[in-house]
């Protein structure tokens, strides 16, 4: 280095809930803790969701699966 498997000092945060944006779908931010080893990036495929002006349309989803891509600690091989 690489492949495998088990935890969580530390890391993220889902439901719900406060503000604050957006028509929405959902964003950010506090509070919360089901859960996660890539639940770090990233809308390339798929698949779901909004919104209307209904398509060669604007968006949302990376905590829905796939790919790319970068990566932290402990053990074993």
């Nucleotide at each position: 280095u690489u492949u495998u498997g088990a935890a969580a000092u530390g890391c993220c945060a889902a439901a719900c809930u406060u503000g604050u944006c957006g028509u929405g779908a959902g964003a950010c931010a506090g509070g919360g803790a089901c859960g996660g080893a890539a639940a770090g990036c990233u809308a390339c495929g798929g698949g779901u969701c909004u919104u209307c002006a209904a398509g060669u349309a604007a968006g949302a989803u990376a905590g829905c699966c796939g790919g790319g891509u970068u990566g932290c600690a402990c053990c074993a091989u």
Description:
Predicted 3D model of a 77-nucleotide RNA (c-di-GMP-I-GGC riboswitch aptamer) from Sulfurovum sp. The prediction has a mean pLDDT of 79. It was read from a public genome assembly, where an Rfam model found it. The organism belongs to Sulfurovum, within Bacteria. It matches the Rfam family "c-di-GMP-I-GGC riboswitch aptamer". Gene Ontology term of the family: cyclic-di-GMP binding.